[in-house]
RNA sequence: GGGCUAUAGCUCAAUGGUAGAGCAGCGGCCUUUUAAGCCGUUGGUUGAAGGUUCGAGUCCUUCUGGCCCC
Numbered sequence: 001g002g003g004c005u006a007u008a009g010c011u012c013a014a015u016g017g018u019a020g021a022g023c024a025g026c027g028g029c030c031u032u033u034u035a036a037g038c039c040g041u042u043g044g045u046u047g048a049a050g051g052u053u054c055g056a057g058u059c060c061u062u063c064u065g066g067c068c069c070c
Stems, first nucleotide, its partner, number of pairs: 001069006009023004017054001025041005047063005
């Protein structure tokens, strides 16, 4: 110098139009108890700052962290 990436505690989704899933957590059922199973449920400044737009996780710019290449 170039490329990829950053979204829930973790792993990841989300066509510019109300941010979701699995696991984890919490509550309940079941069980002598635990685990497993079943039902329900909480949890988000979408890395930071600007810009475009009626509207941005998504498009543009800069910065920061991580990974890779030169």